The RNA shown here (Bacterial small signal recognition particle RNA) has 100 nucleotides and comes from Megamonas hypermegale. A source record names the gene ffs.
[in-house]
RNA sequence: AUUUGGGUCUCGCGCAAUGGAGACUCAUGAACCCCGCCAGGUCCGGAAGGGAGCAACGGUAAGUGAUAAUCUUCAUGUGCCGUGAGGGCGCCUAAGUACC
Numbered sequence: 001a002u003u004u005g006g007g008u009c010u011c012g013c014g015c016a017a018u019g020g021a022g023a024c025u026c027a028u029g030a031a032c033c034c035c036g037c038c039a040g041g042u043c044c045g046g047a048a049g050g051g052a053g054c055a056a057c058g059g060u061a062a063g064u065g066a067u068a069a070u071c072u073u074c075a076u077g078u079g080c081c082g083u084g085a086g087g088g089c090g091c092c093u094a095a096g097u098a099c100c
Stems, first nucleotide, its partner, number of pairs: 001097008009086006015079002017076007025066004034059003042051003
């Protein structure tokens, strides 16, 4: 000096990470217009019993709050991790060749 290969560069795909949202879990949560069970009272009955059913109690809906893990989903110059294609002006690196 030159040739070839690889990296750096671009795009796509995949994986992980980070952040957001949702689900899950727990708590709370309906005087009545949710459910269950219905004291008292009330209604039917001669009675036995039965009916409707407020409060209380229990369980839930929508909603609200809490927070670790897990799952779903979206995003990102987070990774320069894997893979394919492109690019080959420059830079880095490996091997070879030629000349001094």
Taxonomically the source falls in Megamonas (Bacteria, Bacillati, Selenomonadales, Selenomonadaceae).
Of the family's consensus pairs, 96% are formed in the model.